Predicted 3D model of a 71-nucleotide RNA (transfer RNA) from a bacterium.
RNA sequence: GGGCCUAUGGUCUAGUGGUAUAACGCGUCAUUCGCAUUGACGAAACGGGAGUUCGAUUCUCCCUAGGUCCA
Numbered sequence: 001g002g003g004c005c006u007a008u009g010g011u012c013u014a015g016u017g018g019u020a021u022a023a024c025g026c027g028u029c030a031u032u033c034g035c036a037u038u039g040a041c042g043a044a045a046c047g048g049g050a051g052u053u054c055g056a057u058u059c060u061c062c063c064u065a066g067g068u069c070c071a
Base pairs, nucleotide, nucleotide: 001070002069003068004067005066006065007064010024011023018054026042027041028040029039030038047063048062049061050060051059
């Protein structure tokens, strides 16, 4: 320098164009003498920019970061 893959709450992860899923963690409440466990509820996310589209996490291009291969 070039090819390919990946980027989604604090962590890990699902999602083939139509209000983003689950688990752990966190907060509140209940349970307990108290802690833990358990149950209920809640906050919290699509790497950045542009394009296509009525509508983009999803499709296209560029950039950033990581991984892998070639030179």
The RNAcentral record of the sequence draws on ENA.